This is a predicted structure of a 327-nucleotide part of an RNA (large-subunit ribosomal RNA, domain IV) from Paramuribaculum sp. RNAcentral holds the full RNA, with entries from ENA. It matches the Rfam family "Bacterial large subunit ribosomal RNA". Its family is annotated with structural constituent of ribosome and ribosome in the Gene Ontology.
[in-house]
Context: one part of a larger RNA
């Protein structure tokens, strides 16, 4: 000097990104216990008091009453919640990156949509076959959301899916007009050229699909701009105009989302880029890619308070081990 233990005057978070670490609390009995709430909880809330020994009385034999005694200390050692207030997120118990992440991520009960009538759909497999299932739509499969409460607006133009079949387009196939080659024959020649064989091949016909016509958003997704207007000013209930498939409803909002931004106002502090409550100018919230609330829960995240402390002012000492010096 370091590591691990232990103690500390006065102060008590001034430390620090942050009370990290440490300290406090702790068992049992009695009293007492708020907001909020899904009436179960919250709750060991919080906050107080008691606990040993001797004698005696009572006893349901657990203990209790009365009187007395000792110590700094009676759960006499050890093991054994710190507490409260407010907010974000996720309802909850659970699951996860074996070895840097335990969470707000995953799951979840509940909700919804879609497919599937059983030799089911789906899945594995070239097939046989298996699974689904020794199940049968209150079932199985796929996708989304994620307790509960209140709700879940508008858009089907694009993409997807479902339905439709009149018309357009359209493959192989069917069809075979016509053309070409060969050749009997005809012709003086040029050439023409039946049948057959061969090569081509027009019209016509021809399914699904696509075009087309409808439906569908808890399917993928989307949800405007400019100008003017009220008897102070400001603002604009109101009007005009352009565009769109439709122009963002309820609710929430500087938010896990706000760039400008440490927005502005209020609260808390002596002082607050964080925090809480508001405002709304939402760069770029918004309704199952769910919206807004919400008791309980959380080794979650954020802010504050009390208690407590060597975290600190500011360091000191003790024990054990290492280091160091000598050997």
């Nucleotide at each position: 000097u370091c590591a691990c233990g232990g103690u500390c005057a006065a102060g008590g978070a001034a430390c620090u990104a942050g009370g990290c670490a440490a300290a406090u609390u702790g068992a049992c009995c009695c009293c007492g216990u708020a907001a909020c709430u899904u009436c179960g909880g919250a709750a060991u809330a919080a906050g107080g008091g008691g606990u040993c020994c001797c004698a005696u009385c009572c006893u349901c034999c657990g203990g209790g009453g009365u009187g007395g005694g000792c110590g700094c200390a009676g759960a006499g050692a050890a093991u054994a919640g710190g507490u409260c207030c407010a907010g974000g997120c996720a309802a909850c118990u659970g699951u996860u990156u074996a070895c840097c992440a335990a969470a707000a991520a995953c799951a979840c009960a509940g909700g919804g949509c879609u497919g599937u009538g059983c030799g089911a759909a789906g899945u594995c497999a070239a097939a046989c076959g298996a699974u689904g299932c020794a199940g049968u739509a209150u079932a199985c499969a796929g996708c989304c959301u994620g307790a509960c409460a209140c709700c879940u607006g508008c858009c089907c133009g694009g993409u997807g899916c479902c339905g439709g079949a009149a018309g357009g387009u359209u493959a192989a196939g069917a069809g075979g007009a016509g053309a070409g080659g060969u050749c009997a024959u005809c012709g003086c020649a040029a050439g023409a050229g039946a049948a057959g064989c061969c090569u081509u091949g027009a019209a016509u016909u021809g399914a699904a699909g696509c075009c087309c016509c409808g439906g569908u958003a808890a399917a993928c997704g989307g949800c405007g701009g400019c100008c003017g207007u009220a008897a102070c000013u400001a603002u604009a209930a109101c009007g005009g105009u352009c565009c769109u498939a439709a122009g963002g409803u309820a609710g929430c909002g500087a938010a896990a989302u706000u760039c400008c931004u440490u927005g502005u106002c209020g609260g808390g502090u002596a002082a607050g880029u964080u925090c809480c409550g508001a405002c709304c100018u939402g760069c770029a919230c918004g309704a199952a890619u769910g919206g807004u609330g919400u008791a309980a829960u959380g080794a979650u995240c954020u802010g504050g308070a009390c208690a407590c402390u060597g975290u600190c002012u500011c360091g000191a000492c003790c024990g054990u081990g290492a280091g160091c010096u000598c050997g």